A computed fold for a 153-nucleotide RNA from Paludifilum halophilum, annotated as c-di-AMP riboswitch aptamer (ydaO/yuaA leader).
[in-house]
RNA sequence: GCCAUUCAAUCGCUGAAUUCGACGAAAGUCGAGCGGGGGACCCGUUCUAAUGGGGUGAAUCCCGUAUUUCUCCGGGUGAGAGAUGCGGGUAGGGCAAACUCUUCCAAAGCCCGAAUCCGUCAGCUAACCUCGUAAGCGUUGGUGAAGAGGGUG
Numbered sequence: 001g002c003c004a005u006u007c008a009a010u011c012g013c014u015g016a017a018u019u020c021g022a023c024g025a026a027a028g029u030c031g032a033g034c035g036g037g038g039g040a041c042c043c044g045u046u047c048u049a050a051u052g053g054g055g056u057g058a059a060u061c062c063c064g065u066a067u068u069u070c071u072c073c074g075g076g077u078g079a080g081a082g083a084u085g086c087g088g089g090u091a092g093g094g095c096a097a098a099c100u101c102u103u104c105c106a107a108a109g110c111c112c113g114a115a116u117c118c119g120u121c122a123g124c125u126a127a128c129c130u131c132g133u134a135a136g137c138g139u140u141g142g143u144g145a146a147g148a149g150g151g152u153g
Stems, first nucleotide, its partner, number of pairs: 011138004018032001020031004033133006043123001050120001052121001053118004061089012073076001092112004099149006105142001
C1' cells in the first nucleotide's frame, strides 16, 4: 500500500415503528410524535355469501419448463385443471449529491416486486372507540447549480 473478515462507535437505508419526554434500581408504566383499523347523516354499491369476503404492504398479473395428482377421450408419452420446484417478464416500489429542507441540470446504473392477519364480517364516514411503535440491512460518494434555515471559525 492492497484485499478479506470480525468488533465498537458515528452516520446512513427500507419501514409507521422515534439514540423523544416523565416516573422507576431495573423490568416496565404513562404521555408526545408517527402510523393502522372500526365507526353516522349525505353520497355510493346492487351484493346478500363456497369460485366466500376483507385488512396491512410497492409486492399485482402473465409466460415457459421439470416432476407429480386428477379428469376427458379416439388410450396417444394427446388435451385440460391443480400442487411443488426452477427460470423469464410485468403493474408497482426503493437507492448520502455526507449539516437539513426545497428546486433545477447531467449520466446512467443497481435493488425489490415478499410475507402475513381477520374469521363468515367491515364501502365512504364527523363525533367516538381501538391497535402498533417491529424487524432487517450498509452507500452511485457529480469534490454540479440556486434558494431558505442551521452550525462552526

Rfam family: c-di-AMP riboswitch aptamer (ydaO/yuaA leader). Its family is annotated with regulation of gene expression and cyclic-di-AMP binding in the Gene Ontology. Model confidence (mean pLDDT): 75 of 100. The sequence was found by an Rfam model in a public genome assembly. Lineage of the source: Bacteria > Bacillota > Bacilli > Thermoactinomycetaceae > Paludifilum.